Bacterial RNase P class A from a Planctomycetaceae bacterium, 387 nucleotides, folded computationally. Its mean pLDDT, the model's own confidence on a scale to 100, is 77.
RNA sequence: UGUGCUGGGUGGAUGGUCGCUGGUUCUUUUUGAACGAGAGGAAAGUCCGGGCUUCAUAGAGCGCGAUGGUCGGUAACGCCGACCGGCUAAAUGAUUUAUUGUUUGGUCAGGGCAAGUGCAGCAGAAAGCAAACCGCCUGUGCAAACAGGUAAGGGUGAAACGGUGAGGUAAGAGCUCACCAGCAUGCAGGGUGACCUGUGUGGCUAGGUAAACCCCAUUGGAAGCAAAGCCAAACAGGAAGGAAGGGUACGCAAGUGCCCCGAGAGCGGCUCGUUCUCGUUGACUUUCGGGUAGGCUGCUUGAGGCGGCAAGCAAUUGCCGUCCUAGAUGAAUGACCAUCAUUACUUCGGUAAUUACAAAACCCGGCUUAUAGCCCAGUCACUUCCU
Numbered sequence: 001u002g003u004g005c006u007g008g009g010u011g012g013a014u015g016g017u018c019g020c021u022g023g024u025u026c027u028u029u030u031u032g033a034a035c036g037a038g039a040g041g042a043a044a045g046u047c048c049g050g051g052c053u054u055c056a057u058a059g060a061g062c063g064c065g066a067u068g069g070u071c072g073g074u075a076a077c078g079c080c081g082a083c084c085g086g087c088u089a090a091a092u093g094a095u096u097u098a099u100u101g102u103u104u105g106g107u108c109a110g111g112g113c114a115a116g117u118g119c120a121g122c123a124g125a126a127a128g129c130a131a132a133c134c135g136c137c138u139g140u141g142c143a144a145a146c147a148g149g150u151a152a153g154g155g156u157g158a159a160a161c162g163g164u165g166a167g168g169u170a171a172g173a174g175c176u177c178a179c180c181a182g183c184a185u186g187c188a189g190g191g192u193g194a195c196c197u198g199u200g201u202g203g204c205u206a207g208g209u210a211a212a213c214c215c216c217a218u219u220g221g222a223a224g225c226a227a228a229g230c231c232a233a234a235c236a237g238g239a240a241g242g243a244a245g246g247g248u249a250c251g252c253a254a255g256u257g258c259c260c261c262g263a264g265a266g267c268g269g270c271u272c273g274u275u276c277u278c279g280u281u282g283a284c285u286u287u288c289g290g291g292u293a294g295g296c297u298g299c300u301u302g303a304g305g306c307g308g309c310a311a312g313c314a315a316u317u318g319c320c321g322u323c324c325u326a327g328a329u330g331a332a333u334g335a336c337c338a339u340c341a342u343u344a345c346u347u348c349g350g351u352a353a354u355u356a357c358a359a360a361a362c363c364c365g366g367c368u369u370a371u372a373g374c375c376c377a378g379u380c381a382c383u384u385c386c387u
Base pairs, nucleotide, nucleotide: 002382003381004380005378006377007376008375009374010373012340013339014338015337016336017335018334020038021037023035024034025033026032040357044368045367047366048365049364050363051362052224053223054222055221059272060271061270062269064220065219066218067217068216069083070082071081072080073079084110085108086107087106088105089104090103091102092101093100094099111215112214116213117212118209119208133154134153135150136149137148138147139146140145162180163179164178165177166176167175181205182204183202184201185200186199187198188197189196190195228297229296230295231294238288239287240286241285242284245260246259247258248257249256250255261279262278263277264276265275266274267273304323305322306321307320308319309318310317311316341354342353343352344351345350
């Protein structure tokens, strides 16, 4: 320098004519006129969180899920921001050349393995409380070998129960000591905090794995606009079953009140609790059968957009100003022209294109996935040239 890769942005604007759909105002028998609006950054996936609606209330425990460093943001979140820590790359400084500091990036499913239970091929004596193949030491023995001790040396392996040195020992071992590393813990300083720095004590030395079961902390009513309301119309006020009681008071009786018990429905699953209804004039429930599928609301003014100022490292928040930007329901949101913008090519006069992924249906905040071309960034990979 070029190509790729990764991340981010954009993925057209203005005016006119005609066509389609809704809205507002005026007019109007039918209708007509004017004004203004009309599909995305993901509308997708239906993965999270809500607003809203209904279930009378939305209780407790168990169980079943979800999240997982700290603090802040937010209506809330499994989202966003900043910071801490582990691992790692590049640059750079110091020094003991092998360590360490700083800066800038990347990445992490980042609570607990010293509560318990599991899992890990081959090799190896032995891979979670084990283990002795070679070796070393002691004893017996002519020797082969046997018995005991050992885990410093060697071997196997990704990994063998801290490292280096000295003492000690029959030979060895944190057995003891010095220094270092890890772990536990005290104190001081800094920080809201996670943590960081420094300095003591302890011989304590206990591998990996929890998107393994599990433990800990926090947290979770359910269903969903096909929610739910209103209006009109129609049918068969359909048929056959099941289904839970006693006492007491008043009363001539019918019946009424009270108490206890029982039955059913509702509350994501179960239990408790609770509310309502009912106890043969029977709530509720099982099966068969009949009618309706129409219209209106919900339906778009919002945790809203845009601009300015202020606070904050940032996410974001506050104040002021301004705007109203689809609401369809057998499926509207389009076509043409001109100018501009952008891109490519160019004989520098112009010519061509606006391409990919893709299409609102209650609304909003996120995440994830897809994406031609163009632009920006990269300490990513390869390559060309120069030094």

The sequence was found by an Rfam model in a public genome assembly. Lineage of the source: Bacteria > Pseudomonadati > Planctomycetota > Planctomycetia > Planctomycetaceae. Its Rfam family is "Bacterial RNase P class A". Rfam describes the family as follows. Ribonuclease P (RNase P) is a ubiquitous endoribonuclease, found in archaea, bacteria and eukarya as well as chloroplasts and mitochondria.